[in-house]
Context: one part of a larger RNA
RNA sequence: GGCAAACGGGGGAUGCCUAGGCACUAAAAGGCGAUGAAGGACGUGAUAAGCUGCGAAAAGCGUCGGGGAGUGGCAAAUACACAGAGAUCCGGCGAUGUCCGAAUGGGGAAACCCGGUUCCGGUAAUGCGGAACCAGUCUGAGGCUGAAUACAUAGGUUUCAGAUAGCAAACCCGGGGAAGUGAAACAUCUCAGUACCCGGAGGAGAAGAAAACGAAAGUGAUUUCCUGAGUAGCGGCGAGCGAAACGGAAGGAGCCCAAACCUGUGUACAUGUACAUGGGGGUAGAAGGACCCGCGACAUUGACCUUAAGAAGUAGCUGAACGGAUUUGGAAAAGCCGGCCAGAGCGGGUGAAAGCCCCGUAAGCGAAACUUUGAGAGGCAUAGCGGGCACCUGAGUACUGCGGAGCAAGUGGAAUUCUGCAGGAAUCUGUCCAGACCACUGGAUAAGGCUAAAUACUCUUUAGUGACCGAUAGUGAACCAGUACCGUGAGGGAAAGGUGAAAAGCACCCUGAUGAAGGGAGUGAAACAGAACCUGAAACCGUUUGUCU
Numbered sequence: 001g002g003c004a005a006a007c008g009g010g011g012g013a014u015g016c017c018u019a020g021g022c023a024c025u026a027a028a029a030g031g032c033g034a035u036g037a038a039g040g041a042c043g044u045g046a047u048a049a050g051c052u053g054c055g056a057a058a059a060g061c062g063u064c065g066g067g068g069a070g071u072g073g074c075a076a077a078u079a080c081a082c083a084g085a086g087a088u089c090c091g092g093c094g095a096u097g098u099c100c101g102a103a104u105g106g107g108g109a110a111a112c113c114c115g116g117u118u119c120c121g122g123u124a125a126u127g128c129g130g131a132a133c134c135a136g137u138c139u140g141a142g143g144c145u146g147a148a149u150a151c152a153u154a155g156g157u158u159u160c161a162g163a164u165a166g167c168a169a170a171c172c173c174g175g176g177g178a179a180g181u182g183a184a185a186c187a188u189c190u191c192a193g194u195a196c197c198c199g200g201a202g203g204a205g206a207a208g209a210a211a212a213c214g215a216a217a218g219u220g221a222u223u224u225c226c227u228g229a230g231u232a233g234c235g236g237c238g239a240g241c242g243a244a245a246c247g248g249a250a251g252g253a254g255c256c257c258a259a260a261c262c263u264g265u266g267u268a269c270a271u272g273u274a275c276a277u278g279g280g281g282g283u284a285g286a287a288g289g290a291c292c293c294g295c296g297a298c299a300u301u302g303a304c305c306u307u308a309a310g311a312a313g314u315a316g317c318u319g320a321a322c323g324g325a326u327u328u329g330g331a332a333a334a335g336c337c338g339g340c341c342a343g344a345g346c347g348g349g350u351g352a353a354a355g356c357c358c359c360g361u362a363a364g365c366g367a368a369a370c371u372u373u374g375a376g377a378g379g380c381a382u383a384g385c386g387g388g389c390a391c392c393u394g395a396g397u398a399c400u401g402c403g404g405a406g407c408a409a410g411u412g413g414a415a416u417u418c419u420g421c422a423g424g425a426a427u428c429u430g431u432c433c434a435g436a437c438c439a440c441u442g443g444a445u446a447a448g449g450c451u452a453a454a455u456a457c458u459c460u461u462u463a464g465u466g467a468c469c470g471a472u473a474g475u476g477a478a479c480c481a482g483u484a485c486c487g488u489g490a491g492g493g494a495a496a497g498g499u500g501a502a503a504a505g506c507a508c509c510c511u512g513a514u515g516a517a518g519g520g521a522g523u524g525a526a527a528c529a530g531a532a533c534c535u536g537a538a539a540c541c542g543u544u545u546g547u548c549u
Base pairs, nucleotide, nucleotide: 001548002547003546004545005544006543007542008541009540015534016498017497020469021468022466023465024464025463026462027461028460029458030457031167032166039100040099041098042055043054044053046078047077050074051073061094062093063092064091065090066089070082071081072080105114106113107112115134116133117132118131119130120129121128136164137163138162139161140160141159142158143157144156145155171202172200173199174198175197176196182189186236212219213218223250224249225248226247233241234240254450255449256448257394261280262279263278264277265276266275267274268273269272285428287393288392289391291388292387293386294385295384301381302380304379305378306377307376310373311372312371313370314369316365317364318363322338323337324336326335327334339356340355341345347359348358349357399423400422401421402420403419404418405417430445431444432443433442434441485492486491505533508520509519510518511517
C1' cells in the first nucleotide's frame, strides 16, 4: 500500500411528518381617502433588542352584548398587579389617534424647518404652553369692485356651501401604439390593435329599444353560450386571416327629451315682435304628435322615496353513547372479554390505532348594537278611440368628391360605419336601407338622451373540496422574506423545518484553564433522542483485526 470484516468520523440522501403553499367550488364583498387613505417614521411594556398590538388616553380607554375561570401577546423568569361586585378573551358601536405621506399655512434632502390669524392658560411683562383655522382647481349662491367703451359687460377680488385630488389584484371602455417573430430571406401581409403608455368608470363595464335583419317567408332592443364553421369569403390567393343570418339556450323591460301649441319672468326696442330662461304639452312608422270636433276612462305599471313583519351577517349556546389492576407495552385508543349511542361511524386531539375521553359532528337554538335584504303598506309618477286640418318631427347634418380608418374583407365591382379637406340637400306627395348602379318590390324613420338581467374578473372574507405539493417539492418566502446580501440606480434576490409523550433540557462528582470537550451519576421507553438533537444512504476520512506483496 491492496483486499476483507468489524467499529467509527463526516455528510444530510431516504422514509415518515406538516405549521405553508397550489388549484377549484358555493356564497359574501367588490372599494379605501380632506371626518386625512394605502404605505411608513418615531414612540409605547416594571424589566423590553425584535415581531405583534396600540398612539402622548399609546400590548391600551368607554359603552352595549357574548362568555364563565383564570389572566397581564409571541415569551420564559422575577417582581407587582387584575379577577364570581364577572377579569383575561370574543363581537357591535364609540373615544383617543404623535409625525410623514394626495399632504393641503410656507418651505423641504419624507417622517424635518419656519410662520400668520383668533381664542385659552401662564408671567409684572416679553419669552413660553395649548386649541382651532390659513393650499389649488371646479360648480352654485351672495358682496365689493371694474377695462377697451358712456351705460354696461368681460375681468378682478372676497364670503358661504358643495365637489375634486391620492391609493388599489384582475376585469371594462376610450385616446395613443411597437418590435423580436412567421412568411423557412424580405418590403404588402403577419405577430397585433397584442405588449406598453395615458385618460375614465363600476361592482361590473360596454352595448341597447331598429333610418335593424332577412328574402318574396318572416323576425322584432342589447348581451353571452352552443351551432352555423374553419363554412362564405379575404389573402405577395403566400404565410396566414376569418365572418353573418337562421336554429337551440341563458336572460328578458322598456322609457325620457327637442319641436309644433299654450303660458310665466327678464332684456331690447320699431309695442308686438326678437332673444334668453322656467312651467304645461309631446315622443311615433299599420306614421305619430300639435290644433279643431266628437266619444271614453281612473285601470295598469314602476328601474323612484319612506316605512316595515320577517330573513341573513357580524360574538355565541345545547348537543347521544364504555367499561375491564384481562394481555403486550414507557404509555392503550391495539388484542381479548362484555356493553351502549347513532338525524351524530365528517374531521382533529389525547403517551401507538378512540362512534361512546376531549374539541367537535347530525339536529336544534341565539343579538343590546350595527349592516344587508325585505312580503306588505304609504307616497310619488304613469293610459285611450274616431274624424278633420297640413303647424311640428333633431343641418354645416344626410349625401358627394379627395385622403385615410374601421368592417372577417389588403381598393377591389366594394355597399354599410367613422371623418381630415372641399362642396352641400329634402321636410312625410319627405328621407334612409336592402353589397357598385337602375327599376320594381320590401324594410326602417338618422343627424338628442337613459336603461336591470343573462356576461368578465378576484387584492379580499366565510365555508368547503382535491387520482394537487410535501421542505432542491409546493408561493421567491412552512422559519421574523421581498428579509440577508448584490447593484449608483432601475432592479436582482437567497439559504434556512423536525429532541422528547412530557423539559423530566443532565442536580452532584471527576479530568480540564473558574474553559471547550469529555468521563461517571441521574432523567427518560430510548441519550448512538443531549439541544451541531427523528430516521441517518452515498461520496470522502479513519481505527482495530485478518490476509497478500

Source information:
A computed fold for a 549-nucleotide part of an RNA from a Bacteroidota bacterium, annotated as large-subunit ribosomal RNA, domain I. Taxonomically the source falls in Bacteroidota (Bacteria, Pseudomonadati). The coordinates come from a structure-prediction model, not an experiment, and the mean pLDDT is 87. RNAcentral holds the full RNA, with entries from ENA.